[in-house]
The prediction has a mean pLDDT of 79. The RNA shown here (Purine riboswitch aptamer) has 101 nucleotides and comes from Paenibacillus montanisoli. The sequence is in RNAcentral, with records from Rfam. Rfam family: Purine riboswitch aptamer. Rfam describes the family as follows. Riboswitches are metabolite binding domains within certain messenger RNAs that serve as precision sensors for their corresponding targets. Allosteric rearrangement of mRNA structure is mediated by ligand binding, and this results in modulation of gene expression. A class of riboswitches that selectively recognises guanine and becomes saturated at concentrations as low as 5 nM. In Bacillus subtilis, this mRNA motif is located on at least five separate transcriptional units that together encode 17 genes that are mostly involved in purine transport and purine nucleotide biosynthesis. On this family, see Mandal et al., Cell 2003: "Riboswitches Control Fundamental Biochemical Pathways in Bacillus subtilis and Other Bacteria". Clan: Purine riboswitches. Of the family's consensus pairs, 100% are formed in the model.
Order: sequence, then structure tokens, then C1' cells
RNA sequence: AAAUACUUGCCGCGCAAGACUCGUAUAUCCUUGGGGAUCAGGCCCGAGAGUAUCUACCCGAGAACCUUAAUUUUCGGACUACGAGCCCAUGCAGUCGAAGA
Repeated sequence: AAAUACUUGCCGCGCAAGACUCGUAUAUCCUUGGGGAUCAGGCCCGAGAGUAUCUACCCGAGAACCUUAAUUUUCGGACUACGAGCCCAUGCAGUCGAAGA
């Protein structure tokens, strides 16, 4: 000087934003008005409702069905709000003590 063990004393309250994950909401769902395409097509705009809830309410890929009027269904993808865990954090901040100046 370093490491380990034991004993004693002091301190041991906090941390936004963000990343990741989980939970809740909502089913990226439902209803409806207007316009529009036509089996090489099946779309666009508005309104309502849905949430202890702001916002959002679409995109892509299939399948079925439809003989001209109207669609149905399957799969994949989040965003936003709130709550929590965890990372950030051997950090920041604070307290106590010691040392130095």
C1' cells in the first nucleotide's frame, strides 16, 4: 500500500425527459348521408357513436362473392392517453463524516 474477515459509529429521503416491456382504453370496430368504379371493378368525402380518456380511427397483402346492384371476410402493422416495471443511474442531487487548502 492492497485485499479479505470481524466489530463500532454515521448516512442510507429523491430524480424529469427519453428507450424497452406489460396493463387499461378500443374492437385501428360499429352506424349512417352524399358521390363514384364495374368481374382488368369493388373507391372517395361528411356526420354519429364508441373510451373514468386527449388524439386517432388508417395502410398493406390475400380470399370469397357479385352478372350491374351492393359488398363480405381473413392475416399483418401501430399511434395516442393513463398506470406500472425496468434501463438510463458506478450518473445527478442531497445528508453525514474525514482529509486537504